[in-house]
Molecule: transfer RNA
Organism: Pyrinomonadaceae bacterium
RNA sequence: GCGGGAGUGGCGCAAUGGUAGCGCAAUAGCUUCCCAAGCUAAAGGUUGCGGGUUCAAAUCCCGUCUCCCGCU
Numbered sequence: 001g002c003g004g005g006a007g008u009g010g011c012g013c014a015a016u017g018g019u020a021g022c023g024c025a026a027u028a029g030c031u032u033c034c035c036a037a038g039c040u041a042a043a044g045g046u047u048g049c050g051g052g053u054u055c056a057a058a059u060c061c062c063g064u065c066u067c068c069c070g071c072u
Base pairs, nucleotide, nucleotide: 001071002070003069004068005067006066007065010024011023012022013021018055027041028040029039030038048064049063050062051061052060
């Protein structure tokens, strides 16, 4: 330099154009003499960044950044 893959709450992952969800963690409450376990609740995301297409984009297109793999 070229090609491919990945980037989504604190962490690990879903969501094949139509209201972004799940598990764990953390917080609050219930339970307990206390802790743990269990149960319940609420919060937390401008989907790496910038544009484009579309009535509508995590998803399609272009550029760009970081990481991984391969080729040279």